[in-house]
RNA sequence: AUAUUGGACCGGGUGAUCGCUGUCUUCGCGAGAAGGCAGAGGAAAGUCCGAACUCCGCAGAGCAGUGUGCCGGAUAACGUCCGGGAUGGCAGUUCAAAGGCUGUCAGACGGAAAGUGCAACAGAAAGCAUACCGCCUUCGCCGCAAGGUGGAGGUAAGGGUGAAAAGGUGCGGUAAGAGCGCACCGCUCGCGCAGCAAUGCGCGGGGCAUGGCAAACCCCACACGGAGCAAGACCAAAUAGGAAGGGAAUUGCGUGCCUGCUCGGCGCGCCUGACCUUCGGGUAGGUCGCUUGAGCCGCUCAGUAAUGAUCGGCCCAGAGGAAUGAUCACCACGGCGGCAACGCUGUACAGAAUUCGGCUUACAGGUCCAAUAUCAAC
Repeated sequence: AUAUUGGACCGGGUGAUCGCUGUCUUCGCGAGAAGGCAGAGGAAAGUCCGAACUCCGCAGAGCAGUGUGCCGGAUAACGUCCGGGAUGGCAGUUCAAAGGCUGUCAGACGGAAAGUGCAACAGAAAGCAUACCGCCUUCGCCGCAAGGUGGAGGUAAGGGUGAAAAGGUGCGGUAAGAGCGCACCGCUCGCGCAGCAAUGCGCGGGGCAUGGCAAACCCCACACGGAGCAAGACCAAAUAGGAAGGGAAUUGCGUGCCUGCUCGGCGCGCCUGACCUUCGGGUAGGUCGCUUGAGCCGCUCAGUAAUGAUCGGCCCAGAGGAAUGAUCACCACGGCGGCAACGCUGUACAGAAUUCGGCUUACAGGUCCAAUAUCAAC
């Protein structure tokens, strides 16, 4: 210097003009006007987790359901983050091999010795296994022999199938073989030591009995009430309807009097009731919730780190059919055209809506840091 991987950050700039939203100041009786200041993101996205906040629900216990799942820590909380452990992949190294060591990356990483279930094709056999080829023993037949062929049995070393074949390597052993025996490695059980723990190391026992899959059912442990700012609170018009009170007029009923009866008249009570007053609920509309917050920046300290603490400084959108834009000039970068001067064109992904902490996904281009590899110079 280049490339790859990982991490952090930026993600068009400056100026002018005209608009939009919020807010402050001044002027104005008011409507409003003028001026100043502020005005999208790292993901504002998906709405996948966890919270704050609000309302509703809630004796207690159990079942069902959902989620989480190595250990320790961080945090308001988390399925997030940090550190550690074990496992697996890759690279290097050691080695006969298995395995060990170093670096790096990955993951829902409890239980497969409670039970149920699943495994295409191939293969003899896929789970309390099996015998196709082969190897070995033996018997029959053929053959002078070497050997061939058929039967019975042994075997799991070798071959073959498969993603996977019942511990691995070596030596012994055997008719051939086999944890059949032994050494090392692996597994498992017990004890000891180290560690907060996961776990590791050492010693001893067991020849190994128990293959894989639980983001298959399931088992174990733990956690979990619901809805969401269109939550919710307050003010409150017109119209319609509700409740209470008042109540003109008319009709009807009852009753008293004029009057013994009918009509009529007058008075009282009841029903209906225009209208008036008051109250209460809801709607339109308005106000709050609404942005000072687990807030941002900087120094120092504690901690391996996530993170926390002290001190100092700062105020950084708050709309409500929903502002955050447009044009011009110069510059930066990209694309197209052109020999060139230059011309045309574009600026990644995307866009707040109660607020935070995460995760995931999208993203042109650029900057910085670390590791590794290659090349060049000294």

The RNA shown here (Bacterial RNase P class A) has 378 nucleotides and comes from Candidatus Angelobacter sp. The organism belongs to Candidatus Angelobacter, within Bacteria. The prediction has a mean pLDDT of 76. It is recorded under the gene name rnpB. Its Rfam family is "Bacterial RNase P class A". From the family's description: Ribonuclease P (RNase P) is a ubiquitous endoribonuclease, found in archaea, bacteria and eukarya as well as chloroplasts and mitochondria.